A computed fold for a 95-nucleotide RNA from a mouse gut metagenome, annotated as THF (Tetrahydrofolate) riboswitch aptamer.
The prediction has a mean pLDDT of 77.
Of the family's consensus pairs, 82% are formed in the model.
RNAcentral holds the sequence, with entries from MGnify.
Its Rfam family is "THF (Tetrahydrofolate) riboswitch aptamer". Rfam links the family to the GO term tetrahydrofolate metabolic process. Rfam describes the family as follows. Tetrahydrofolate (THF) riboswitch was first reported for Ames et al. as an RNA motif in 5' untranslated (5'-UTR)regions of folate transport and biosynthesis genes in Firmicutes genomes.

RNA sequence: GCAGAGUAGGGAUUUGCGCGUUAAGUGUCAUGCAGACGGGGAGUUGUUGCAUGAACGAAAAGUUUUCUUGCGGUGCAGAUCCCGCAUCCCGCUGC
Numbered sequence: 001g002c003a004g005a006g007u008a009g010g011g012a013u014u015u016g017c018g019c020g021u022u023a024a025g026u027g028u029c030a031u032g033c034a035g036a037c038g039g040g041g042a043g044u045u046g047u048u049g050c051a052u053g054a055a056c057g058a059a060a061a062g063u064u065u066u067c068u069u070g071c072g073g074u075g076c077a078g079a080u081c082c083c084g085c086a087u088c089c090c091g092c093u094g095c
Base pairs, nucleotide, nucleotide: 001095002094003093004092009083010082011081012080013079014078015077016076017075018074019072020071021070028054029053030052031051032050033049034048035047039090040089041088042087060069061068062067
């Protein structure tokens, strides 16, 4: 010098257990605070979480009284597959 590996995390499918269906949650926007971001260091206007506020907004049916089948860009956990350090410096493996 060239090539490569590896993380957190994210997405899809699926399984289990829940929550809601008397509308919470999810998603969108604003403000504030905090966290995480390959092995080490730095780290954003990116990203995640939380709080507050704002706008929007839904699929029920059967049973007949507490369940069943559905529904929700629903929560948590597991499995499989895919993507994957914003960026900078150093390091690791091969040549």